Predicted 3D model of an 87-nucleotide RNA (c-di-GMP-I riboswitch aptamer) from Proteobacteria bacterium UBA2383.
[in-house]
RNA sequence: AUCUGAAAAGGGCAAAACCACUGAAAGGUGGUGACGCAAAAUCACCGGUCUAAAAGGCUUUAGCCUUAUGACAGCGGGAUCGCCAGA
Numbered sequence: 001a002u003c004u005g006a007a008a009a010g011g012g013c014a015a016a017a018c019c020a021c022u023g024a025a026a027g028g029u030g031g032u033g034a035c036g037c038a039a040a041a042u043c044a045c046c047g048g049u050c051u052a053a054a055a056g057g058c059u060u061u062a063g064c065c066u067u068a069u070g071a072c073a074g075c076g077g078g079a080u081c082g083c084c085a086g087a
Stems, first nucleotide, its partner, number of pairs: 002087004012037002017032006035074001041080003045077003048072003055066004
């Protein structure tokens, strides 16, 4: 430097659900809690997915449609950094 994760040590993260706060929503944050994870660490660059406040269109005034400038890194790819062990 590269590859690998069967076993081991020290550990780390925390799905769903529930509660609180926050947000238009998707979602986020904290607590409880562990489904799982060797990158479940970081970055929306590519694809994908979710939402649709504002804007635009329609309209029977109740709503409908389009749209990311909002999100998801625990959907896939990519980039960056990184613990332990082995080769």

Background:
Taxonomically the source falls in Pseudomonadota (Bacteria, Pseudomonadati). It was read from a public genome assembly, where an Rfam model found it. It matches the Rfam family "c-di-GMP-I riboswitch aptamer". About the family: GEMM was predicted in a large-scale screen for bacterial structured RNA regulatory elements.